[in-house]
RNA sequence: AAGCCACACUUGCUGAAAUCUAUUUUUAUAGAUGCGGAGGAACCAACUAAGGGGUUAAUCCAAAUAUUUUGGUAGGGAACCUUCUAUCCCGAACCCGUCAGCUAACUUCGUAAGCAAUUAUAGGAAGGAGUG
Numbered sequence: 001a002a003g004c005c006a007c008a009c010u011u012g013c014u015g016a017a018a019u020c021u022a023u024u025u026u027u028a029u030a031g032a033u034g035c036g037g038a039g040g041a042a043c044c045a046a047c048u049a050a051g052g053g054g055u056u057a058a059u060c061c062a063a064a065u066a067u068u069u070u071g072g073u074a075g076g077g078a079a080c081c082u083u084c085u086a087u088c089c090c091g092a093a094c095c096c097g098u099c100a101g102c103u104a105a106c107u108u109c110g111u112a113a114g115c116a117a118u119u120a121u122a123g124g125a126a127g128g129a130g131u132g
Stems, first nucleotide, its partner, number of pairs: 007132004012115003018033006034111006044101001051099001052096004060072005075090004080128006
């Protein structure tokens, strides 16, 4: 040093939305890397009304009626990671503008916002990773 055994620990969460460099507008601008999205051949596939389509987990159904509410549902989230299990929660919003299936090369855009708490689902079990 590696391996084996035992014990303890891993604060952040949702999200693609982080890191670095330069400048100065120092809560900014630009670039790069990483991460995420869109457009776009052949082949294949499919459509033509009521338009149609995209990001996202966020679609769809029923009931009631004063139009808004209630209940469910496809789907999604819960603290190092994966799986199982039970419990709790979300199931919104925005955009394009008559136009886009898939799609190699290529082109192009975003890199926000919101929230939590000192043992709390930050649960339990199995396996794994890292640190001491």

This is a predicted structure of a 132-nucleotide RNA (c-di-AMP riboswitch aptamer (ydaO/yuaA leader)) from Anaeromonas frigoriresistens. Rfam family: c-di-AMP riboswitch aptamer (ydaO/yuaA leader). Rfam describes the family as follows. This family represents a conserved RNA structure found upstream of the ydaO and yuaA genes in Bacillus subtilis and related genes in other bacteria. The ydaO/yuaA element is thought to act as a genetic 'off' switch for the ydaO and yuaA genes in its native state. Of the family's consensus pairs, 92% are formed in the model. Model confidence (mean pLDDT): 79 of 100. The source organism's lineage runs through Bacteria, Bacillati, Bacillota, Tissierellales and Anaeromonas.